[in-house]
Context: one part of a larger RNA
RNA sequence: UUGGGUUUAAAGGGUCCCUAAGUGGGCUGAUUAAUCGACGUGGAAAUCCUGCAGCUUAACUGUGGAACUGCCGUUGAUACUGUUAUCCCUGAAUGACUUUGAGGUGGCUGGAAUAUCUAGUGUAGCGGUGAAAUGCAUAGAUAUUACUUAGAACACCAAUUGCGAAGGCAGGCCCUUGAGAUUGUACUGACGCUCAUGUACGAAAGCGUGGGGAGCAAACAGGAUUAGAUACCCUGGUAGUCCACGCUGUAAACGAUGCUAACUCGUUUGUGGAUCUAUGAAUCUGACACUCAUCGAUAGUGAUAUAUUUCCCCCCUGUGGAGUACACUCGCGCGAGGGAAACUC
Numbered sequence: 001u002u003g004g005g006u007u008u009a010a011a012g013g014g015u016c017c018c019u020a021a022g023u024g025g026g027c028u029g030a031u032u033a034a035u036c037g038a039c040g041u042g043g044a045a046a047u048c049c050u051g052c053a054g055c056u057u058a059a060c061u062g063u064g065g066a067a068c069u070g071c072c073g074u075u076g077a078u079a080c081u082g083u084u085a086u087c088c089c090u091g092a093a094u095g096a097c098u099u100u101g102a103g104g105u106g107g108c109u110g111g112a113a114u115a116u117c118u119a120g121u122g123u124a125g126c127g128g129u130g131a132a133a134u135g136c137a138u139a140g141a142u143a144u145u146a147c148u149u150a151g152a153a154c155a156c157c158a159a160u161u162g163c164g165a166a167g168g169c170a171g172g173c174c175c176u177u178g179a180g181a182u183u184g185u186a187c188u189g190a191c192g193c194u195c196a197u198g199u200a201c202g203a204a205a206g207c208g209u210g211g212g213g214a215g216c217a218a219a220c221a222g223g224a225u226u227a228g229a230u231a232c233c234c235u236g237g238u239a240g241u242c243c244a245c246g247c248u249g250u251a252a253a254c255g256a257u258g259c260u261a262a263c264u265c266g267u268u269u270g271u272g273g274a275u276c277u278a279u280g281a282a283u284c285u286g287a288c289a290c291u292c293a294u295c296g297a298u299a300g301u302g303a304u305a306u307a308u309u310u311c312c313c314c315c316c317u318g319u320g321g322a323g324u325a326c327a328c329u330c331g332c333g334c335g336a337g338g339g340a341a342a343c344u345c
Base pairs, nucleotide, nucleotide: 004316005315007299012313014201015200017198021194022193023192025088026087028085029084030083031082033081035077036076037075038074039073040072041070049065050064051063052062053061054060091191092188094186096183098181099180100179103177104176106174107173108172109171110154114150115149118146119145120144121143125136126135162169163168206247207246208245209244210243211242215241216240220236221235222234223233258312261309262308266290267289269287272284275281276280295300318345320343328337329336330335
């Protein structure tokens, strides 16, 4: 490499888009590139295979055949593939009507809670724990009432709910914008699928500049616990968490399950639409729970497959060494990408 694999044993890229490339629907012609056949041509001998023969046999040798799967030319066949031409509507786009939702960006706004400021009432404790202490408090705390200010998050509704390519998205309203579904059907007429390289997006933490800072809280300080306690518990508390603009590019980025298409026994609950004979039925679409067959080492899976098939891409090849070293690329940096070997069992 082939073969064989990739939910859990090694292995699906975090996700989308797309180039090269691979692959690709139906009817009817043309062509004969490809494919297949015939004829011509070529094959040094030996070797190999084989019929027969010769050395007493064998090795060996002789003789005949086959084979040596080649190349070119001529000619023929046309089912499939290719090329080319006309056409088709089922695949795929676009458009229309109806409609769905925490999809995205930007702006405006609401109440509860928390903390804070001021004032009133009021007096000796509050807070915290397994128990305590640190801490706060007669300079009047905690509690309670009224007002002020600030930032962040949005109880109930709320759900195996919904939307999004993934990351992810939830108070309310508005502008703007992407997407999906159903229905009948207008329109194009294979325009499709996958996709190395590449572009874009990408939680949290982290970094840069400038704001903001209520609560929470790495680091840090103190109090406890303990043999010790650089922890778990408590009192504080700075980065950070929030916003704007850049960077980083990783996660158990998980369904540990790549995308597309086809096909396959039933039951049940939900989302959205449409139809009808409307507390229901069948149907399209998305999301669940069981299950026959199948598959699977097992757990399980089971029309949203891990069944049966098509096309394309990524990846795997004993353990450790090691996601380490070195070179290279990217990054302000932390680091990221890529990625061995000796040796070892």

Predicted 3D model of a 345-nucleotide part of an RNA (small-subunit ribosomal RNA, central domain) from an uncultured bacterium. Model confidence (mean pLDDT): 86 of 100. RNAcentral holds the full RNA, with entries from ENA and SILVA. It matches the Rfam family "Bacterial small subunit ribosomal RNA".